Small-subunit ribosomal RNA, central domain from an uncultured organism, 352 nucleotides, folded computationally. The RNAcentral record of the full RNA draws on ENA and SILVA. Its Rfam family is "Bacterial small subunit ribosomal RNA".

Context: one part of a larger RNA
Parts: sequence; C1' cells; structure tokens
RNA sequence: CUGGGCGUAAAGUGUCCGUAGCCGGACAUAUAAGUCUGUUUUCAAAUCCUAUGGCUCAACCAUAGACCGGGAAUAGAUACUGUAUGUCUGGAAGUUAUUGGGGGUUAGUGGAAUUUCAGGUGGAGCGGUGGAAUGCGUUGAUAUCUGAAAGAACGCCGAAAGCGAAAGCAGCUAACUACAAUAAACUUGACGGUAAGGGACGAAAGCUUGGGGAGCGAACGGGAUUAGAUACCCCGGUAGUCCAAGCCGUAAAUGAUGCAUGCUAGAUGUUUUGGACCCUCGUGGUCUGGAGUGUCGUAAUCUAACGAGUUAAGCAUGCCGCCUGGGUAGUAUAUUCGCAAGAAUGAAACUC
Repeated sequence: CUGGGCGUAAAGUGUCCGUAGCCGGACAUAUAAGUCUGUUUUCAAAUCCUAUGGCUCAACCAUAGACCGGGAAUAGAUACUGUAUGUCUGGAAGUUAUUGGGGGUUAGUGGAAUUUCAGGUGGAGCGGUGGAAUGCGUUGAUAUCUGAAAGAACGCCGAAAGCGAAAGCAGCUAACUACAAUAAACUUGACGGUAAGGGACGAAAGCUUGGGGAGCGAACGGGAUUAGAUACCCCGGUAGUCCAAGCCGUAAAUGAUGCAUGCUAGAUGUUUUGGACCCUCGUGGUCUGGAGUGUCGUAAUCUAACGAGUUAAGCAUGCCGCCUGGGUAGUAUAUUCGCAAGAAUGAAACUC
C1' cells in the first nucleotide's frame, strides 16, 4: 500500500461559507470517449508452461506448440458512465400569506441589592470562625432612618422550554437587521451534495492604547490551622473582571458521536404550526399532518461490553477530516503567523 477502523480502547478539524476536485434525479434522441467482443499486428532469443525426443535415469539438452497480460490498428455492440441536444418535476431555490423566538447591532431607560459619602437617633461593641485571632469601633462603629453618588449584574416569570453555524444569547423600550417553520397553489427547471487549499466567526484567560472601577478577586500582606502549611478557613487587597478600538485563535470548543440523502415497530411528554370532526360555544374535547426538542424502550439490527436504537452507534450511498503499540513528545529542528505569551505544521535517536 491493501485491509480495518474513529461515542468510551489510537482516531471527527471548535463552527460555518466556499474554490478546485470527487459524486450527482427522471425521460428521449444522437455519439461511441470510458466499457465489452471479434480479427490483424507487435511485445528478439533464452527462461516459464505443455507434448515428443536425446544423453542408461535425472539434472541437462533439442524440436514443436501454447496460455495470461500489455501496446497499436480495424470491424462491431450500446446496458451503464461520459459528451451533445431537447423535455420533465419529485431534489434545490424563489414568490405570496401567516407565525415564532434570551438570534445580532445600536441607543435610551427601570427597580432591588451592594459599597462609599453627608445628616439624624443611639451608646459599646461589631465582625468573623469548628474555635479563635488579625481587622473595624467612644475621633461614636455595628444597628436604624433620610438624602446623594458610583459601578456591575438583571430576582420572580424560568421550564427536560426557546433562538443561534458554533462560540453563545435573559430587566424593559425603540430603531436597524439576519433567520427558521407552516400552508396552498404558482414560478425557475437539477440550478444539487461534499469540500483539499482559502476566507469568516470563535468562551475564558492573556496582550496594546485610552477610559472606568461598586462587588468579587490571581499575585501580595496579615491572622489562624499544622510537625511544617509557600494551601484549604478568616481579615485586607493589586492586576483582572466592565466600556471603546485592535490583537490573540486556544478549551473536557463534548453529544468525547463530520456533513448530506434515502430506508427500517412503537409508547409517552413538551415547543411551534396546519387540517378534519364533535359540542352542554369554554375558544373546550377527539383524531390526524409538518418542523423542532426530551424520556422510555424494544421489534429488528448493531456493539468487546457499557449501551445505541426514526435526533442511530441500524441498513445503504456520496464527499471530506483523522488513526496505525507505550514512552520520548505535541518535545527538538525548520517554516508561517503573533507586540509578546504563544499558536499552527511536526520528527528522530534511545527505551519498554
């Protein structure tokens, strides 16, 4: 390489868009490039194979013949693939109507709480813990009332719920904007699938510049605990957390499960949207279809087992990514990117 695999053993890129490539619905006609068949020619001899013969046999040698496969030419075949032309509507897309949602961006705005400040009351403790102490407090704390300021996060509703490609998204209002589902016809007429390179987005932490800074809080200081305690507990507290602009490009970025399409018993919730029927018209009940999202669980099937099971890890097809014993090691080197931190690509010696 082939073969075999990728939920948990090694292995699905964090996600999406998309170029090349690969693959591609139904019908008809043409063509005959792939494909198939025949014939001719060629692939030196020797070798190999078959038959016969010669050395007493054999090895060996001689003579004759032949297969497989490849190249070229030619004559045909036309199911499939390709190509060309024409047509179709089931895939795909669009139009119309309805509906939906924490989808996104920007601006404004609200209340509770916290902290601080100012004032009133009050007068000895408060705070904290397993117990304490550090700490705060007669320069009047804690508590309580009134007022002011600031920043951050949005209780209940709230849910196995919803939306988004993923990351992720939650007080309220407005503007702008993207998306999805359903319904019925209509329109286009295969316009599709996947996706190497490439591009975009991408939690937290971190970085640069300028703001902001209530609470929390790496580092750091102190108090405890302890044999020690560079910790767990307590009192403080700087970066950071927040905003704007830019960078970084990684996560147990997980469903540890790539995307798309078709097929293969069900039961029961829930979100959303259609249809039919019944009625004591509450906008109730029953049945049924589509799109999501859960649970149970087999029937089949799969799996090493666990388990999965119409949201497949079943049965198939197309395309991509990835794996090939453990350590060394996601290291060294080289290259690309980055302000840096580092990221991406990524070995070997040696060893078991």